RNA sequence: GGAGAGGUGUCCGAGUGGUUGAAGGUGCCGCUCUCGAAAAGCGGUGUGGCGGGCAACUGUCACCCAGGGUUCGAAUCCCUGCCUCUCCG
Numbered sequence: 001g002g003a004g005a006g007g008u009g010u011c012c013g014a015g016u017g018g019u020u021g022a023a024g025g026u027g028c029c030g031c032u033c034u035c036g037a038a039a040a041g042c043g044g045u046g047u048g049g050c051g052g053g054c055a056a057c058u059g060u061c062a063c064c065c066a067g068g069g070u071u072c073g074a075a076u077c078c079c080u081g082c083c084u085c086u087c088c089g
Stems, first nucleotide, its partner, number of pairs: 001088007011025002018072001027045006046063007065081005
């Protein structure tokens, strides 16, 4: 230099146009159970903007590497860039 695969939440990882903030697992928090743990079961658990609230918290909008495009509608299709892996030279 050329070709291919991939980038999704703390992490792993599915989803491939339409109730998917997003399955499932993992981690963390709370509860149940127990004399107490472990295991098991149940519930909760991302980031940012704006608003409400003394606070705890809560409402709403956006966010699937970044930026554009197509579409009524994009994590999903197209383009460009960045990063990771593999192969070729």
This is a predicted structure of an 89-nucleotide RNA (transfer RNA) from a Candidatus Saccharimonadota bacterium.
The sequence was found in a public genome assembly.
The prediction has a mean pLDDT of 80.
Lineage of the source: Bacteria > Bacteria candidate phyla > Candidatus Saccharimonadota.
Its Rfam family is "tRNA". Its family is annotated with triplet codon-amino acid adaptor activity in the Gene Ontology. It is annotated as a transfer RNA.